[in-house]
RNA sequence: AGAGUUUGAUCAUGGCUCAGGACGAACGCUGGCGGCGUGCCUAAAACAUGCAAGUCGAACGAGGCCUUUGGCCUAGUGGCGAACGGCGGAGUAAUACAUAGGCAACGUGCCCCGACGACCGGGAUAGCCCCUCGAAAGAGGGAUUAAUACCGGAUGUGGCCACCUGUGGGCAUCCACAGGUGAUUAAAACGAGUAAUCGGCAUCGGGAGCGGCUUGUGGCCUAUCAGCUUGUUGGUGGGGUAAUGGCCUACCAAGGCUACGACGGGUAGCUGGUCUGAGAGGACGACCAGCCCGACUGGGACUGAGACACGGCCCAGACUCCUACGGGAGGCAGCAGUUGGGAAUCUUGCACAAUGGGCGAAAGCCUGAUGCAGCGACGCCGCGUGGAGGACGAAGUCUCUCGGGAUGUAAACUCCUUUUGCCAGGAAAGAUAAUGACGGUACCUGGUGAAUAAGCCCCGGCUAACUACGUGCCAGCAGCCGCGGUAAGACGUAGGGGGCGAGCGUUGUCCGGAUUUACUGGGUGUAAAGAGCGCGUAGGCGGUCUGUUAAGUCAGAAGUGAAAUCUCCAGGGCUCAACUCGGAAACUGCUUUUGAUACUGACAGACUUGAGUGUCGGAGAGGUAAUUGGAAUUCCUGGUGUAGCGGUGACAUGCAUUGAUAUCAGGAGGAACACCCAUGGCGAAGGCAGAUUACUGGCCGACAACUGACGCUGAGGCGCGAAAGCGUGGGUAGCAAACAGAAUUAGAUACUCUGGUAGUCCACGCCCUAAACUAUGGAUACUAGACGUCAGGGGUAUCGACCCCCUUGGUGUCGCAGCUAACGCAUUAAGCAUCCCGCCUGGGGAGUACGGUCGCAAGAUUAAAACUCAAAGGAAUUGACGGGGGCCCGCACAAGCGGUGGAGCAUGUGGUUUAAUUCGAAGCAACGCGCAGAACCUUACCUACCCUUGACAUGUCUUGGAUCGGUUUCAGAGAUGAGACCUUCUCUUCGGAGCCAGGAACACAGGUGCUGCAUGGCUGUCGUCAGCUCGUGUCGUGAGAUGUUGGGUUAAGUCCCGCAACGAGCGCAACCCUCGCCUUUAGUUGCCAUCAUUCAGUUGGGCACUCUAGAGGGACUGCCGGUGAUAAGCCGGAGGAAGGUGGGGAUGACGUCAAGUCCUCAUGGCCCUUACGGGUAGGGCUACACACGUGCUACAAUGGUGGUGACAGAGGGCAGCGAGGCCGCGAGGCCAAGCUAAUCCCAAAAAGCCAUCUCAGUUCAGAUUGCACUCUGCAACUCGAGUGCAUGAAGUUGGAAUCGCUAGUAAUCGCUAAUCAGCAGGUAGCGGUGAAUACGUUCCCGGGCCUUGUACACACCGCCCGUCACACCAUGGGAGUUGGUCAUACCUUAAGACUGUGAGCUAACCGCAAGGAGGCAGCAGGCCACGGUAUGGUCAGCGACUGGGGUGAAGUCGUAACAAGGUAACCGUA
Repeated sequence: AGAGUUUGAUCAUGGCUCAGGACGAACGCUGGCGGCGUGCCUAAAACAUGCAAGUCGAACGAGGCCUUUGGCCUAGUGGCGAACGGCGGAGUAAUACAUAGGCAACGUGCCCCGACGACCGGGAUAGCCCCUCGAAAGAGGGAUUAAUACCGGAUGUGGCCACCUGUGGGCAUCCACAGGUGAUUAAAACGAGUAAUCGGCAUCGGGAGCGGCUUGUGGCCUAUCAGCUUGUUGGUGGGGUAAUGGCCUACCAAGGCUACGACGGGUAGCUGGUCUGAGAGGACGACCAGCCCGACUGGGACUGAGACACGGCCCAGACUCCUACGGGAGGCAGCAGUUGGGAAUCUUGCACAAUGGGCGAAAGCCUGAUGCAGCGACGCCGCGUGGAGGACGAAGUCUCUCGGGAUGUAAACUCCUUUUGCCAGGAAAGAUAAUGACGGUACCUGGUGAAUAAGCCCCGGCUAACUACGUGCCAGCAGCCGCGGUAAGACGUAGGGGGCGAGCGUUGUCCGGAUUUACUGGGUGUAAAGAGCGCGUAGGCGGUCUGUUAAGUCAGAAGUGAAAUCUCCAGGGCUCAACUCGGAAACUGCUUUUGAUACUGACAGACUUGAGUGUCGGAGAGGUAAUUGGAAUUCCUGGUGUAGCGGUGACAUGCAUUGAUAUCAGGAGGAACACCCAUGGCGAAGGCAGAUUACUGGCCGACAACUGACGCUGAGGCGCGAAAGCGUGGGUAGCAAACAGAAUUAGAUACUCUGGUAGUCCACGCCCUAAACUAUGGAUACUAGACGUCAGGGGUAUCGACCCCCUUGGUGUCGCAGCUAACGCAUUAAGCAUCCCGCCUGGGGAGUACGGUCGCAAGAUUAAAACUCAAAGGAAUUGACGGGGGCCCGCACAAGCGGUGGAGCAUGUGGUUUAAUUCGAAGCAACGCGCAGAACCUUACCUACCCUUGACAUGUCUUGGAUCGGUUUCAGAGAUGAGACCUUCUCUUCGGAGCCAGGAACACAGGUGCUGCAUGGCUGUCGUCAGCUCGUGUCGUGAGAUGUUGGGUUAAGUCCCGCAACGAGCGCAACCCUCGCCUUUAGUUGCCAUCAUUCAGUUGGGCACUCUAGAGGGACUGCCGGUGAUAAGCCGGAGGAAGGUGGGGAUGACGUCAAGUCCUCAUGGCCCUUACGGGUAGGGCUACACACGUGCUACAAUGGUGGUGACAGAGGGCAGCGAGGCCGCGAGGCCAAGCUAAUCCCAAAAAGCCAUCUCAGUUCAGAUUGCACUCUGCAACUCGAGUGCAUGAAGUUGGAAUCGCUAGUAAUCGCUAAUCAGCAGGUAGCGGUGAAUACGUUCCCGGGCCUUGUACACACCGCCCGUCACACCAUGGGAGUUGGUCAUACCUUAAGACUGUGAGCUAACCGCAAGGAGGCAGCAGGCCACGGUAUGGUCAGCGACUGGGGUGAAGUCGUAACAAGGUAACCGUA
């Protein structure tokens, strides 16, 4: 410090996710030791048991015990303590906390200092004893008694109150001090001690420490909480308190708080600090420390210095326990511990030795505070589980190309060591005399013995680390992207590796990364985001100069900011570290004070440039109202006139003979204003258009007279605000939602047409939204220009600004710098800056629900959450696509010729059938395809029968010398089995080797079994289309672009020109073969002009010609003319056998289709192994209701039949072609020459020509069938071809649709070959005869280039929307119902204090007494907790039914959007 993830790729936006650190943690696996820490985060739930607060006999009487000059123990009275310590965080958003102040408005037991005093009296009471009641807890009565318990009086150092005098102080209400006068006010003369003396007591002053009150400032969320408040705000009098105060009360006034967020709701103890972060921040508030609050829940007071009191009291409530049913008892949020809850959190331990606390004069007692120990890897830190040597490297395991490699110096083995552990001995500090729980502990010494001690996670990328097997979209993994559908580095296991290590992973939470809330440090044209527009309040910001002040600001100083924590220290102590002690620094804050005065503020004065006013001009669809005009549509009346009009892609509905449409004249009415008209003008926006008038707003220019900062922006607020819509009343010509009809369509609730109502128009009142857009808030200043245009002003020149120059304001186009993700913006900024406002923070859910406000309604506005996804979105790029555009090509269309589709048959396919009908091929690019030829074989299929190292290969052992071969018998369907006869190997170093066969066991063979989606090779297709790329350079952030685009041209990315490109490669072309012309060489088997010769080029002869087959030539737009740009080229011509690639062939770029083929071959993996291998026989591949493709033959006269008989080319031939002769009607048979082929043979070419038939199912056509034959073959039944005779079906030119062909082509005619025993209508070739047409590129199909749009990229066979149906999830409404909480009103009133009363009761004081003072009970009053009634608010749970939403491999219906998406899309409204 970043990384992964949206795309085919790119940049940017933007979310999600990861790597780091942390934890009071939990869970999984594992676990040796020690130190230091730490341990109910949940139920402030309930608690058994024990302990946690007592002490003092030196306050007091009494009782008891003993070892009786004395001592000890104890219930009670009394004193002090129990308000500390310990625990918890429910409540509390301020009566709290933090920080800095104040109290002139206060208190203070114990402690310290000082002053002074302690005199005289009195009456009770508990205990104890007796009695009574009660189950108990306990209660009552009587008698007696003490005090440092209680009461009265005296004294007055002092205190307090009033007054007077003086001094000092304060911001101030006033305060302090000194002196004087008057009134008033107290006590335990106690305890111990022989005593000294010690302890205690009363009053006052002071101190220390601790409390109380109060002020400023600071720190959570929510406005879907906007108004709150009646003791409320203030005053006066009074009460109350330690003290101020509405703290309380009576009266008076009507205030107080609030947008700088009152009131309400939710949440929460606050802080020092902790975690994280570079910091700023963010989150948290365990342990430790400070403060606050609480003690089963609610209320209340008492005592006291202090409490409204955790281990006190009273009352009420809930709960638990005891009970004799009458009544009582209790409060672990103290330490242990239990139950419960929960993912989860310890021992019913030891000791007061230390530190501290209470009481005591003290000894001492008490202390679950505390010190220690125990349990838990919960955390941090430290140590160990051994060290050294030890092989080209054991075994085992894993892997493998079988050679090896890995584990791996790892182990074994040898030599060492002993931390830890165990055994034994010694032994602290903590304590400055005594006292040690920890503890015989830390630590030290000796001994023993490698002995007692390693796991967890991960290994696709992020992210360090890879292989094998298993599994087969299953099982499973997953933090994100994503893995798994038979070769998984992602699942599971193993080997190996990586990381950390007594731990390692997972989960949860916080910060970080995240500049992803942006103060530091973001944005807003198109990604989310500028309010529809203005006016303006608060607020924020604000021109020039001078002075004053010193609030902000800056500097110095002082106080404070508890300790601990964090940082630092070559500081200390535990062996180190963690930990701890010490020091420094820091705590960025607050307060006080002294200065400074540039800037901001405040105050005062001045200025003119911002702003405004004025004077003179100017343009304009700016607004409102009234008046008025013509054209057009429609309607009405009349005339002319006749059969249609109208409408559409084409129709129809509709109108019209009762006279339409058309046309002429007149009239009515409503709405809108052609031309002018414009990138024009005006307005804040919406918006504004015939003309005239009236009223009126704003703007611009010139001048520089006036005011003197009066300004900018603007939360709330107010106003305006298209269309649609709503209300009332009018109006209604045209247009036109709804609606009706006609079409279209599979449907058509649409698009089209004919009608047509609201509405559109007017007046008044609402609504308040639009893609209200420049998708661009307002203001100001600055920053190159060029060219238009609108409205002013000026200058120059001129007769005259029309052309010229300058300037102000508006409105446009282009463009530099700059900006931007890019597109683009660019003085009218999206540039550079300042000020102010609005708004945004992933997509969906959703601009929705609920609540509020507004509205008559429609609805508007404000505005969430659950849940769900890993994307959604922007700009640009390359492709692909378009029922987008342009250019061009192709038998693509058109123009022609002939077919297919109809018939019969052949052949292939589908389907069906079957035991099997083997398998593959599937739009073009499967279907006379693999198959250049299934009767057996082929053959892979079926049935039956056989074989199991095998039909075939290699290796080992053994037997034999033969095997092989030939002949043959029996059984069998055959394979096969069982035999018989004949024949009997080579080399040799004699060991054996080779060869072959039989046998045995094993390695293995074998598989047309699967996967063409694991592959190689080969092939098809786009397409013989003209394309596909690279290097360097340049442009772009980049993907990419350029080159390859453009202008011409070509069959062609062919060539030329131009050009930020210059070159190059694979393709094109050419080079190759063949045909066409010529030359040359050669001349047999070919040829024959000349010379002989013959039936015959038969022979002699010849090689001129043809031909053959070798080598060459020839054609290159080379020449001429025209055209083009003086180019490339094109057109025409000459010459030439051939002319513009001369015809044909071979040749197939980068790539596409997971195209085809595992059944040609090869091959990975998987599968079978007495079978999915091998053999044999028979059957099947040849089936047949039907459908399709490809062909053949026809339907006839351009023909059939009969006759005649001329002319090819290219091939093939020895298990062959077979002349010729004879036989047969014929297929063919018999005999047989020649030929291994330019020699012989196949071999007859056929269409042609002549005659006949005369339009008919025929003298057409030949299917089908019968009989009889031929050939091939082991064998023609299933299932061959051919022949003869007989039979003589459909068919009379073929619907929709569709195919081929542009010249020696189509059409037509025959011939040959491969395969092959036989079988050709198929295929591959060959020649003969031999046309028609092409205007042209609008359209169909395919293709190329450029351009455009795109939401497509698996690329239009794409993408994608909504309803319905099904499943699941969360959520809104909902008659209601349940619960919590808050408020108000009323009722009821416990305990309690207060007030009043107090005729009942009453010790101290007064009084001789009666009685009094005082007190108590009781009663009354208001207050008040719990409770009750009623109403309301709010929150939550459930809820029949219901609404939409989301999610879900293969459901239904349509086709809305993306291309002109087939009606351009979208926004608002009905």
Notes
RNAcentral holds the sequence, with entries from ENA and Greengenes. Predicted 3D model of a 1470-nucleotide RNA (small-subunit ribosomal RNA) from an uncultured bacterium. Its Rfam family is "Bacterial small subunit ribosomal RNA". The prediction has a mean pLDDT of 85.